[in-house]
Context: one part of a larger RNA
RNA sequence: GGACGAACGCUGGCGGCGUGCCUAACACAUGCAAGUCGAGCGGAGUUAUGUUGAGGAAGUUUUCGGAUGGAAUUGAGAUAAUUUAGCGGCGGACGGGUGAGUAACGCGUGAGCAACCUGCCUUUCACAGGGGGAUAAGACGGCGAAAGCCGUUCUAAUACCGCAUGAGACCACAGGGACGAUGUCCUGGGGGUCAAAGGAGGAAUCCGGUGAGAGAUGGGCUCGCGUCCGAUUAGGUAGUUGGUGAGGUAACGGCCCACCAAGCCAAUGAUCGGUAGCCGGCCUGAGAGGGUGAACGGCCACAUUGGAACUGAGAGACGGUCCAAACUCCUACGGGAGGCAGCAGUGGGGAAUAUUGGGCAAUGGGGGGAACCCUGACCCAGCAACGCCGCGUGAGGGAAGAAGGUUUUCGGAUUGUAAACCUCUGUUCUUGGGGAAGAGUGAAAGACGGUACCCAAGGAGGAAGCCCCGGCUAACUACGUGCCAGCAGCCGCGGUAAUACGUAGGGGGCGAGCGUUGUCC
Numbered sequence: 001g002g003a004c005g006a007a008c009g010c011u012g013g014c015g016g017c018g019u020g021c022c023u024a025a026c027a028c029a030u031g032c033a034a035g036u037c038g039a040g041c042g043g044a045g046u047u048a049u050g051u052u053g054a055g056g057a058a059g060u061u062u063u064c065g066g067a068u069g070g071a072a073u074u075g076a077g078a079u080a081a082u083u084u085a086g087c088g089g090c091g092g093a094c095g096g097g098u099g100a101g102u103a104a105c106g107c108g109u110g111a112g113c114a115a116c117c118u119g120c121c122u123u124u125c126a127c128a129g130g131g132g133g134a135u136a137a138g139a140c141g142g143c144g145a146a147a148g149c150c151g152u153u154c155u156a157a158u159a160c161c162g163c164a165u166g167a168g169a170c171c172a173c174a175g176g177g178a179c180g181a182u183g184u185c186c187u188g189g190g191g192g193u194c195a196a197a198g199g200a201g202g203a204a205u206c207c208g209g210u211g212a213g214a215g216a217u218g219g220g221c222u223c224g225c226g227u228c229c230g231a232u233u234a235g236g237u238a239g240u241u242g243g244u245g246a247g248g249u250a251a252c253g254g255c256c257c258a259c260c261a262a263g264c265c266a267a268u269g270a271u272c273g274g275u276a277g278c279c280g281g282c283c284u285g286a287g288a289g290g291g292u293g294a295a296c297g298g299c300c301a302c303a304u305u306g307g308a309a310c311u312g313a314g315a316g317a318c319g320g321u322c323c324a325a326a327c328u329c330c331u332a333c334g335g336g337a338g339g340c341a342g343c344a345g346u347g348g349g350g351a352a353u354a355u356u357g358g359g360c361a362a363u364g365g366g367g368g369g370a371a372c373c374c375u376g377a378c379c380c381a382g383c384a385a386c387g388c389c390g391c392g393u394g395a396g397g398g399a400a401g402a403a404g405g406u407u408u409u410c411g412g413a414u415u416g417u418a419a420a421c422c423u424c425u426g427u428u429c430u431u432g433g434g435g436a437a438g439a440g441u442g443a444a445a446g447a448c449g450g451u452a453c454c455c456a457a458g459g460a461g462g463a464a465g466c467c468c469c470g471g472c473u474a475a476c477u478a479c480g481u482g483c484c485a486g487c488a489g490c491c492g493c494g495g496u497a498a499u500a501c502g503u504a505g506g507g508g509g510c511g512a513g514c515g516u517u518g519u520c521c
Stems, first nucleotide, its partner, number of pairs: 001521004006517005013391006019384002021349001026347003030344003035090003040087002043084007051076004059068003097302003106227008116219002121215007129163001131161002138153006169193003173189001175187005198207003228274003235265003240262006247255001277299004281292004304325005327338004355381001357380003363377001364375004394424004404415004428462001429458006438448001465510005470491003476505005486493002
């Protein structure tokens, strides 16, 4: 000198774009953050319409017994619309947060898988025949304070299960060919095994279903190289190292197991200890390098702590399940409930870090045929000079060089064209009027927002500070103080003429900032 997710002191007009718990991965009140599909299914409720049954008002009539009339109300089944607890499907493995752990194939980079998987999507081929038994919801009954649970009985499906058909899929067998050859691929042969679901519509058709091939996307695994400090850590290792066999996995493998052998790693630093998420990048530097890993992007890990599996194409699953532990809460004391390192917000810690805001209008995501629903992702707004950038706080004229201040050798000098005063301007500001783009192929649809922007009017009006002035280092005098009070980055100032302390005048620097502190180069 540069830089910062900064903090502190003094000061503070506006706008744009960014950024904002670095500390306690401390504990959390409250609300919201993942739902959706009724065009998969059976119910239940509501409304409307018409049918039918009960019911019988007002009215009419009357010989006062009644007759007629049919409203309110109500039951049943039908049609249509609508709502949705449950079964079922897809999604809750994405998106969002955090950096505790991890020195590791975790990450980066380059290869490999002839050892692998991949829902939705694209494309190609083929197929969808015929049956069955349940169960939730519902009804009835019961237990419990609650959370919730149990029994009996009924019912549906794109839920579940057989049968049929079935190939180039899978399994074992034998033949041929190719290749990068522990084997893989192609081709043809006979044998065995395994499929399916319907819905909407008047229809056309559309959305789905099953098997198989290819692709795309996403992932899994393996290897070479690179990846902090300590030797005042020198030996470490028993599934340890390898083999055979069996198991397991999508897949290779001590991944797991039985048996056999005795290996394997290490001064080219094993093991142990400390520290740490890694990278693209960012800061600095002429570069080499050094430092760093906030925001944005990629990967990894974690979700109160520890462990486990289930479902599923995908999880050892933040807002799923189970177990254990700590903590908090409810309780009728028998038993239950919870997990903000999602967005806000609270307490605490701290030098220190924001609103319990608006909207799904855009972009994107989930579901749906669609309308649409959900979306604290996201888009916006609020707060903070926290940072960067831009603008303003007026412009021109104006010498009696006014007054005042400071200083003085008392002549003056300086503040100083500075002010006053004159003439203007309208960036900002205030008020009024108009008023977007962002919205796409057309109709509708804008949170931001009556915002940006434009026009008019008013009026210099509302808008300057901070640090420094001994040398380094731009900028000097007066007074006070008297090794005191104090200053200080280094050298050093202060003990009676202090340009170094304090104040004033003047000056220098930067400017909505200026200094100080911390950290890095």